[in-house]
RNA sequence: ACUCCCGUGGCCCAGCGGCGACGGCGGCUCUUUCACAAGGAGCAGAUCGCAGGUUCGAGUCCUGCCGGGAGUA
Numbered sequence: 001a002c003u004c005c006c007g008u009g010g011c012c013c014a015g016c017g018g019c020g021a022c023g024g025c026g027g028c029u030c031u032u033u034c035a036c037a038a039g040g041a042g043c044a045g046a047u048c049g050c051a052g053g054u055u056c057g058a059g060u061c062c063u064g065c066c067g068g069g070a071g072u073a
Base pairs, nucleotide, nucleotide: 001072002071003070004069005068006067007066010025011024012023018056027043028042029041030040031039049065050064051063052062053061
C1' cells in the first nucleotide's frame, strides 16, 4: 500500500429496513439471614465509532474518514 472482518450500556454479545435496541455479567433497591454469600423480585444505565447519502422510515443499505484485528506484498 491493497484485500477482508469487526466497532451496539462499565464489560461480553444479539438485533429479516418498520411500535419503546434482546440477553448475560456487573451496579442499585427490596426480600431472605443473627450476619455474609448464594437464591428470589424489581430498577437504572445506549440516541448504535464520526460525518454525509439513499429511503416515508437506517443499528441494519451506500460513500468517506477514525480505531482494532487478520491476510498478501
Transfer RNA from a Planctomycetota bacterium, 73 nucleotides, folded computationally.
The sequence is in RNAcentral, with records from ENA.
Rfam family: tRNA. By type it is a transfer RNA.
The source organism's lineage runs through Bacteria, Pseudomonadati and Planctomycetota.